[in-house]
RNA sequence: UGGGGGAUAGUUUAACGGUAGAACGGCGGACUCUGACUCCGCUAGUCCUGGUUCGAAUCCAGGUCCCCCAG
Numbered sequence: 001u002g003g004g005g006g007a008u009a010g011u012u013u014a015a016c017g018g019u020a021g022a023a024c025g026g027c028g029g030a031c032u033c034u035g036a037c038u039c040c041g042c043u044a045g046u047c048c049u050g051g052u053u054c055g056a057a058u059c060c061a062g063g064u065c066c067c068c069c070a071g
Stems, first nucleotide, its partner, number of pairs: 001070007010024004018054001025043006047063005
């Protein structure tokens, strides 16, 4: 420099253009003599700026960062 892929909760990871889910973590509670396990509840998110659309995590344009391939 060229090509390809990726960015969603504290972490990992889903999601036909139509309500953003799950697991782990954290917090509170139940249970227990105490702790662990287990159970219940809460917590918290679409990388940024524009565009298209009745409606965008999803489509389009530009940007930032990360990974892979080629030179």